A computed fold for a 75-nucleotide RNA from uncultured Desulfurobacterium sp., annotated as transfer RNA. The sequence was found in a public genome assembly. Rfam family: tRNA. It is annotated as a transfer RNA. Its mean pLDDT, the model's own confidence on a scale to 100, is 85.
RNA sequence: AGGGCCGUAGCUCAGUGGGAGAGCGCCACCUUGACGCGGUGGAGGUCAGGGGUUCGAAACCCCUCGGCCCUACCA
Repeated sequence: AGGGCCGUAGCUCAGUGGGAGAGCGCCACCUUGACGCGGUGGAGGUCAGGGGUUCGAAACCCCUCGGCCCUACCA
């Protein structure tokens, strides 16, 4: 330098055009002498950033940024 994959909740991830979600974690309450387990409810998101296409974009296209990998260059 070129190419591929990836970026969604605190963490691990699902979601390939129309409701933003799951598990774990966190908070409150119930339960317990207490903790844990269990139960109920809740908080938490610029969907990496910008632009475009579309009636409508997390998703499709372009650019940028970041991570991983491959190739090339480099005596």